[in-house]
Molecule: Glycine riboswitch aptamer
Organism: Sphingomonas oleivorans
RNA sequence: AUGAUCGCGAGGGAGAGCGCCGGCCCAAAGCCGGCCGCCGAAGGAGCAACCGCCCCGGAAUCUCUCAGGCAAAAGGACCGCGCGAUCAU
Repeated sequence: AUGAUCGCGAGGGAGAGCGCCGGCCCAAAGCCGGCCGCCGAAGGAGCAACCGCCCCGGAAUCUCUCAGGCAAAAGGACCGCGCGAUCAU
């Protein structure tokens, strides 16, 4: 110097009802209860391509929607950037 992994920082970051009824509230897109309709990219679960120290394991952006979400905000898989650490060349 380069690559990989992990951590921290800030940045980008989609989808789907501002649903209806009742209550709280000055009011509300807020809160609570009930009723449906939807989304998949926190998490979780399932199958599996594939992989490995191989008969046992690891496994997704696929699938399911338990959870979460459906104006804004928040969150957000993932992506690149900066810094630090470790390993390899």